[in-house]
RNA sequence: UGCCGAACUCCGUGUGUAGAUCACAUGGGGGCGGAGGAACCAAAGGGAUCGGGGCAGAGGUUGCGAAAACCGAAGUCACCGGCCCAGGGGCGAAUCGAAGGCAUUUCCGCUUCGUAGCGCAACUCUUUCAGCGCGAGCCCGCCAGCUAACUCCGCAGGCAUGACCGAAAGA
Numbered sequence: 001u002g003c004c005g006a007a008c009u010c011c012g013u014g015u016g017u018a019g020a021u022c023a024c025a026u027g028g029g030g031g032c033g034g035a036g037g038a039a040c041c042a043a044a045g046g047g048a049u050c051g052g053g054g055c056a057g058a059g060g061u062u063g064c065g066a067a068a069a070c071c072g073a074a075g076u077c078a079c080c081g082g083c084c085c086a087g088g089g090g091c092g093a094a095u096c097g098a099a100g101g102c103a104u105u106u107c108c109g110c111u112u113c114g115u116a117g118c119g120c121a122a123c124u125c126u127u128u129c130a131g132c133g134c135g136a137g138c139c140c141g142c143c144a145g146c147u148a149a150c151u152c153c154g155c156a157g158g159c160a161u162g163a164c165c166g167a168a169a170g171a
Stems, first nucleotide, its partner, number of pairs: 001160004008030009031155006041145001045085003049078001050081003053077003059071004087143001088140004096114005117134004124171006
């Protein structure tokens, strides 16, 4: 001076410094980004039965009583909470496939080549041609569809160059 990315900007106060228009902290404003969250629509996993509950009702107690009240076995329902299994979801361009190798029961991890998709090229935007790259990683923890009101969260990190930076058309 530029680039990826939401990851920027303004004002007040305080501190640091010889001083500050700088840096840091803090409060407020603007802006950018993400998640949760109705109706309508869409969708609806399985197992056992630890506790509760529903249905059921053998039998028992009180009772003068076939009244009434109370207790209540077997069986049954996954309704509520809990347990187990298979899962599922979010940020991001970063998905998907083939071959090989390792191991060798399989899966995963590794390498290579592709691929959905993404980025760069210097005043800005769009399109095209040729060119150069990326195609990762992290998080939630059995749970979240969409979603107005509403609630919560982030504003990091990492790179390239010392040159007027490939070209064309339109605005």
This is a predicted structure of a 171-nucleotide RNA (c-di-AMP riboswitch aptamer (ydaO/yuaA leader)) from a soil metagenome. The coordinates come from a structure-prediction model, not an experiment, and the mean pLDDT is 75. It matches the Rfam family "c-di-AMP riboswitch aptamer (ydaO/yuaA leader)". Rfam describes the family as follows. This family represents a conserved RNA structure found upstream of the ydaO and yuaA genes in Bacillus subtilis and related genes in other bacteria.